[in-house]
RNA sequence: UGCUGUCAAUAGCAAACCCGCCGUAAGACGGGGACGCAAAGCCAUGAGUCCUCCAAGGAUAGUCAGGUUGCCGAA
Numbered sequence: 001u002g003c004u005g006u007c008a009a010u011a012g013c014a015a016a017c018c019c020g021c022c023g024u025a026a027g028a029c030g031g032g033g034a035c036g037c038a039a040a041g042c043c044a045u046g047a048g049u050c051c052u053c054c055a056a057g058g059a060u061a062g063u064c065a066g067g068u069u070g071c072c073g074a075a
Base pairs, nucleotide, nucleotide: 004073005072012037013036017032018031019030020029022027035062041068042067043066045065046064047063048060049059050058051057052056
């Protein structure tokens, strides 16, 4: 450096649910909480799913693919 995530360590994120709050809604955000995650970091480009006041907008990156950046380390 490439491949890789069966081992270790350090750190990180946080599903359901509860409270607050925003939104018509899907859902977002903050706090609590941990089912899980080696990209469960970031980006709505393609597909999927969901929502709507049905007009072509919105939500989802913890559905998959793609792009991009990155920690640690056994063999």